[in-house]
Context: one part of a larger RNA
RNA sequence: UGACAAGGACCUGCACAAGUGGUGGAGCAUGUGGUUUAAUCCAAUACAAAGUGAAGAAUCUUACCACGGCUUGAGAUGCCAUGAAUCCUCUUGAAAGAGAGGGGUGCCCUCGAGAAUGCAGACACAGGUGGUGCAUGGCUGUCAUCAGCUUGUGCCGUAAGGUGUUGGGUUAAGUACCACAACAAGUGCAACCCUUGUGUUUAGUUGCCACCAUUGAGUUUGGAAUCUUGAAUAGACUACCAGUGAUAAGCCAAAGGAAGGUGAGGAUUACGUCAAGUCAUCAUGCCCCUUAUGCCCUGGGUGACACACGUGCUACAAUGGGCAGGACAAAGGGUCGCAAUCCCAUUAGGGUGAGAUAACUCUGAAAAACCAUCCUCGGUUUGGAUUUCAGGCUGUAACUCACCUGCAUGAAGCCGAAAUCACUAGUAAUCACCAGUCAACCAUACAGUGGUGAAUUCAUUCCCAGGCCUUGUACA
Numbered sequence: 001u002g003a004c005a006a007g008g009a010c011c012u013g014c015a016c017a018a019g020u021g022g023u024g025g026a027g028c029a030u031g032u033g034g035u036u037u038a039a040u041c042c043a044a045u046a047c048a049a050a051g052u053g054a055a056g057a058a059u060c061u062u063a064c065c066a067c068g069g070c071u072u073g074a075g076a077u078g079c080c081a082u083g084a085a086u087c088c089u090c091u092u093g094a095a096a097g098a099g100a101g102g103g104g105u106g107c108c109c110u111c112g113a114g115a116a117u118g119c120a121g122a123c124a125c126a127g128g129u130g131g132u133g134c135a136u137g138g139c140u141g142u143c144a145u146c147a148g149c150u151u152g153u154g155c156c157g158u159a160a161g162g163u164g165u166u167g168g169g170u171u172a173a174g175u176a177c178c179a180c181a182a183c184a185a186g187u188g189c190a191a192c193c194c195u196u197g198u199g200u201u202u203a204g205u206u207g208c209c210a211c212c213a214u215u216g217a218g219u220u221u222g223g224a225a226u227c228u229u230g231a232a233u234a235g236a237c238u239a240c241c242a243g244u245g246a247u248a249a250g251c252c253a254a255a256g257g258a259a260g261g262u263g264a265g266g267a268u269u270a271c272g273u274c275a276a277g278u279c280a281u282c283a284u285g286c287c288c289c290u291u292a293u294g295c296c297c298u299g300g301g302u303g304a305c306a307c308a309c310g311u312g313c314u315a316c317a318a319u320g321g322g323c324a325g326g327a328c329a330a331a332g333g334g335u336c337g338c339a340a341u342c343c344c345a346u347u348a349g350g351g352u353g354a355g356a357u358a359a360c361u362c363u364g365a366a367a368a369a370c371c372a373u374c375c376u377c378g379g380u381u382u383g384g385a386u387u388u389c390a391g392g393c394u395g396u397a398a399c400u401c402a403c404c405u406g407c408a409u410g411a412a413g414c415c416g417a418a419a420u421c422a423c424u425a426g427u428a429a430u431c432a433c434c435a436g437u438c439a440a441c442c443a444u445a446c447a448g449u450g451g452u453g454a455a456u457u458c459a460u461u462c463c464c465a466g467g468c469c470u471u472g473u474a475c476a
Base pairs, nucleotide, nucleotide: 001476002475003473004472005471007470008469010467011466012465013464015460019423020422021421022420023419026314027313028312029311030310031309032308033307034305035304042053043052064300065299066298068296069295070294073125077124078123079121082118083117087102088101089100090099091098092097107114127289128288130287131286132285136283137282138278139277140276141274143272148187149186150185151184152183153182154163155162156161166179167178168177193266194265195264196263198234199233200232201231202230203229208223209222213220237260243251244250303442316416320375321374322373325370332363333362334361338355342351343350344349382413387408389406390405391404392403429452430451431450432449433448
């Protein structure tokens, strides 16, 4: 100087407490372990692995297994020989491939050749999701959005080092102020960026409609006030007042204000720690394979199932379930696509194909909520697993192994032990909508969007984590 302490002081955090809703019990979905298997490809394993890589495994993907094949190779560069090339037919085969036949002579030209392309050959080489993340780059997680981490010069010390960075009060903050052998500086913090909340100016189409007419309808004439959408700009800074503080930094209360003390949310993650993760995104050293650890194909597997764990969805009902009615969003997507309307079907869906390259048209119906009515406490008009049958859609193909619909079937479950998680406001809870990936879809996931909309915080004694100072140490 660090590290450690079942030492101390101070401070912070949904860390506890105060509350709300969960997980742990049930069924199912999904990931993992284990077991099984020809194979169940690989990686990730306390927090910081386990709805993770994977924003979508029927084939493909695919890396795994079995069978059938290839060996300058699927693709790249170089050499040489030969045929232009594309194309068509047949045999064999699960396909990959193998064999045979036909047709065809182009472009350019200095008539040597060349371009483009097929095939054969020999070698240099290709190839490897093979190994090593403890050889590496790059990227990422984590402590942690915690407030720290350092340097120059000076001073102190024999030196390692110290000082600055400590002290006082203050802050979300090493934030700013005062003091001080320190004076300065860098990097983090903050601000600058994006979204959102208010106004003004400007622009009025595809959006809007107060006034004037008009229509079934902002439909048409018209309007630029409102709303909305773009662009520009103003606004919040402890600016002002009172109190408090050391006359400081600041703190507290009030006013005005759309917003008040970082307004709210996002992006932004210092020096370093964990030989943390990744050689399977990519790149790469070394090692290894080279008629195979490379390459092609068909089928299977990654979907197995005594069990254990994680993350979720649906429930156990009356604050509910069923049926009927008329309401109110936001943000997205659409020509390989979105699809209105009408017709057919109990339905999934099928037929038709107006319209829009989108503020124009389509998706489109929001759902909880509200109102009316039935059910009246029962494993039920709860719950929907499981299963039979009949269909639909996508696709070459739906058995292993997709999704959806209809009739029927109607399991466990009556609020969950020990334990444990999330959340402080438009938050939790609850309700629906939508994108990406994508032929389809195993999405209950993930990323966004809005609707309805709480309770509680006495406080820091205790648990956990972190910061700073201090004390101790037989540790480095």
A computed fold for a 476-nucleotide part of an RNA from Trichopus zeylanicus subsp. travancoricus, annotated as small-subunit ribosomal RNA, 3' major domain. The RNAcentral record of the full RNA draws on SILVA. The source organism's lineage runs through Eukaryota, Streptophytina, Magnoliopsida, Petrosaviidae and Trichopus zeylanicus.